[in-house]
Small-subunit ribosomal RNA, 5' domain from an uncultured soil bacterium, 529 nucleotides, folded computationally.
Context: one part of a larger RNA
RNA sequence: GAACGAACGCUGGCGGCGUGCUUAACACAUGCAAGUCGAACGCGAAAUUUUUCUUCGGAAAGAAAGUAGAGUGGCGCACGGGUGAGUAACGCGUAAGUUAUCUACCUCGGCAUCUGGAAUAACUCACCGAAAGGUGUGCUAAUACCGGAUACGUUGAGUAAUCAGGAAAGGUGGCCUCUGAAUAUGCUACUGUGCUGAGAUGAGCUUGCGUACCAUUAGCUAGUUGGUAGGGUAAAGGCCUACCAAGGCGACGAUGGUUAGCGGGUCUGAGAGGAUGAUCCGCCACACUGGAACUGGAACACGGACCAGACUCCUACGGGAGGCAGCAGUGAGGAAUAUUGCGCAAUGGGGGCAACCCUGACGCAGCGACGCCGCGUGGAUGAUGAAGGCCUUCGGGUCGUAAAAUCCUGUCAAGUGGAAAGAAGUGCAUAGUGGUUAAUACCUGCUAUGUUUGACGGUACCACUGAAGGAAGCACCGGCUAACUCCGUGCCAGCAGCCGCGGUAAUACGGAGGGUGCAAGCGUUGUUC
Numbered sequence: 001g002a003a004c005g006a007a008c009g010c011u012g013g014c015g016g017c018g019u020g021c022u023u024a025a026c027a028c029a030u031g032c033a034a035g036u037c038g039a040a041c042g043c044g045a046a047a048u049u050u051u052u053c054u055u056c057g058g059a060a061a062g063a064a065a066g067u068a069g070a071g072u073g074g075c076g077c078a079c080g081g082g083u084g085a086g087u088a089a090c091g092c093g094u095a096a097g098u099u100a101u102c103u104a105c106c107u108c109g110g111c112a113u114c115u116g117g118a119a120u121a122a123c124u125c126a127c128c129g130a131a132a133g134g135u136g137u138g139c140u141a142a143u144a145c146c147g148g149a150u151a152c153g154u155u156g157a158g159u160a161a162u163c164a165g166g167a168a169a170g171g172u173g174g175c176c177u178c179u180g181a182a183u184a185u186g187c188u189a190c191u192g193u194g195c196u197g198a199g200a201u202g203a204g205c206u207u208g209c210g211u212a213c214c215a216u217u218a219g220c221u222a223g224u225u226g227g228u229a230g231g232g233u234a235a236a237g238g239c240c241u242a243c244c245a246a247g248g249c250g251a252c253g254a255u256g257g258u259u260a261g262c263g264g265g266u267c268u269g270a271g272a273g274g275a276u277g278a279u280c281c282g283c284c285a286c287a288c289u290g291g292a293a294c295u296g297g298a299a300c301a302c303g304g305a306c307c308a309g310a311c312u313c314c315u316a317c318g319g320g321a322g323g324c325a326g327c328a329g330u331g332a333g334g335a336a337u338a339u340u341g342c343g344c345a346a347u348g349g350g351g352g353c354a355a356c357c358c359u360g361a362c363g364c365a366g367c368g369a370c371g372c373c374g375c376g377u378g379g380a381u382g383a384u385g386a387a388g389g390c391c392u393u394c395g396g397g398u399c400g401u402a403a404a405a406u407c408c409u410g411u412c413a414a415g416u417g418g419a420a421a422g423a424a425g426u427g428c429a430u431a432g433u434g435g436u437u438a439a440u441a442c443c444u445g446c447u448a449u450g451u452u453u454g455a456c457g458g459u460a461c462c463a464c465u466g467a468a469g470g471a472a473g474c475a476c477c478g479g480c481u482a483a484c485u486c487c488g489u490g491c492c493a494g495c496a497g498c499c500g501c502g503g504u505a506a507u508a509c510g511g512a513g514g515g516u517g518c519a520a521g522c523g524u525u526g527u528u529c
Base pairs, nucleotide, nucleotide: 001529002528003527004526006525007524008523009522010521013375014374015373016372017371018370019368020367021333026331027330028329030328031327032326035075036074037073040072041071043069048063049062050061051060052059053058082286083285084284091211092210093209094208095207096206097205098204101203102202106199107198108197109196110195111194112193113192114148115147116146117145123138125136126135127134128133154165155164156163157162170191171190172189173188174187175186212258213257214256219249220248221247224246225245226244227243228242229241230240231239261283262282263281264280265276266275267274268273288309289308290307291306311322312321313320314319339365341364342363343362347361348359349358350357351356378408379407380406381405388399389398390397391396412470414465415464416463417462418461422456427451428450429449430448431447432446433445434444435443473518474517475516476515477514478499479498480497484513485512486511487510488509494501495500
């Protein structure tokens, strides 16, 4: 000198864009943060209201409504969001390998979607419990579950022929040649389902090289190193087991200890390098602590389940409930770090044919000079060089064109009025056109027109009103280092980054006048180069 997720002191007008628990991976009240689908399925209210009956207590029926709702089932919950405790490691970075592997949803092909069965939740009834919750009886549906058939390019055996094993589920809309009409068992469109081939995406595993400090850590290792056989896995492998052999690593630093998430990057520097890893992006790890699993394409799963532990809460003492390192917020710790805000309008994600629903992701707003950038606090004229302050050699000098005064302007702030872009769509209606089809139904693609959607926000922006009015401080002035005099003090009080100043004329302490430097900031402290 530069930089900072900074803090502290004094001061503080506005805006834009960023950014904000670096400490206790400490404990958490409260609300929200993951649902959705009736075009998979069976059930199914109430308030309210209408009518009828009435013993005036009420009862029944209709609408509300096949709505709300819980339940079975599907998909999602493994994404998104947080944190950096652990980890010195194939964890990360980079370059390869996988003839040792998997991949739901998505895209493009091929083939199929035949035929049966038994349950169960919800519900009813009975019961246990303070609660959380649970038990039994009876009924019922499915794209839930289980058989059978068939099955190619799929799996296994086999040189081959061949043999053996292995699937599936329907739903919604439309039409009526048969018939008087309607309808499906028929036809058809879309969608779903099963098997299979490829693609895309994502993931697993392996390897070369690189990846902190300590030798005041020198020896370490029995599943240890290798082989055979088996098990296990999507998959190679001591990954695991049995047997056999006695190996394997190490001064090119094993083992042990300490510290630490890694990278793109960031800061600094002419560079080489040094330091660092906040925000943003990629990877990894973790989710109160420890462990072992289930489901699933993928988890050994932050807002799932089980066991143990610590802690907190409820209890009828028998037993139960919980996990903010999600967004806000609270306490504690600390020098120190924000709102229990608005909205799904946009972007993106999940579910759904869709309408739509959900989304503390995200978009916005709020708070903080925490940072960067921009703007303002007025401009011009104005010498009796006014008053006043300070200094003085008492002549004067200086603050100083500075003020006053005159003329002007109107940024920002204030008030009044107008007023956006961000919105593309989706859906619906109408018209046209293409595909499909027996069809001018339906469905579907495209085009046009109309209709509809804004949290921010009456915000940005524009115009007008009036008015210099509301808007300057901080540090320093001995040398380094730009900037000097007076008074007070008297080795005292004090200053200080280094040298050093102060003991009666202190440009170095304290105050004043003046000056210098930066400026809505200025200094100090801390850290890095």